RNA sequence: GGGCGUAUGGCUUAGCUGGUUAAAGCGCCACACUCACAUUGUGGAGAUCAGAGGUUCGAAUCCUCUUACGCCCACCA
Numbered sequence: 001g002g003g004c005g006u007a008u009g010g011c012u013u014a015g016c017u018g019g020u021u022a023a024a025g026c027g028c029c030a031c032a033c034u035c036a037c038a039u040u041g042u043g044g045a046g047a048u049c050a051g052a053g054g055u056u057c058g059a060a061u062c063c064u065c066u067u068a069c070g071c072c073c074a075c076c077a
Stems, first nucleotide, its partner, number of pairs: 001073007010026004019057001028044005050066005
């Protein structure tokens, strides 16, 4: 230098062929239960989907550029 892959709550992941409201487990907070803790149950907060731009009536999803990490190939005058 060329090619490919990954990036989604604090963590680990799902999200199909673009279609309303981004889902789950763990964790966190509150309440119930307990003398108390744990367990269990109920409820709740938390991600504008790596960043920017574009296409579209509509984008986590398609296109372009960029960033970070990883893999493969080439180069080393």
About this RNA:
A computed fold for a 77-nucleotide RNA from a Candidatus Omnitrophota bacterium, annotated as transfer RNA. The organism belongs to Candidatus Omnitrophota, within Bacteria. The RNAcentral record of the sequence draws on ENA.